RNAcentral holds the sequence, with entries from ENA.
This is a predicted structure of a 73-nucleotide RNA (transfer RNA) from an Actinomycetota bacterium.
Its mean pLDDT, the model's own confidence on a scale to 100, is 80.
Taxonomically the source falls in Actinomycetota (Bacteria, Bacillati).
It matches the Rfam family "tRNA".
[in-house]
RNA sequence: GGGGUUAUCGUCUAGUCGGUUAGGACGUAGGACUCUGAAUCCUGCAACCUUGGUUCAAUUCCAAGUAACCCCA
Numbered sequence: 001g002g003g004g005u006u007a008u009c010g011u012c013u014a015g016u017c018g019g020u021u022a023g024g025a026c027g028u029a030g031g032a033c034u035c036u037g038a039a040u041c042c043u044g045c046a047a048c049c050u051u052g053g054u055u056c057a058a059u060u061c062c063a064a065g066u067a068a069c070c071c072c073a
Stems, first nucleotide, its partner, number of pairs: 001072007010026004019056001027045006049065005
């Protein structure tokens, strides 16, 4: 220098050939239970890498960029 893959709650991840409240686990806050705690149960919190484009509508499609990994030179 060229090419490819990946980027989603604090962490791990599902989803995605455009439209449904973006789901789950861990975590965390409050509560129930308990003499207290753990465990268990209930309720809540929290995410689509950035910018632009296409579209009535984009996490999803397109372009550029950023970062990580891999291959070639």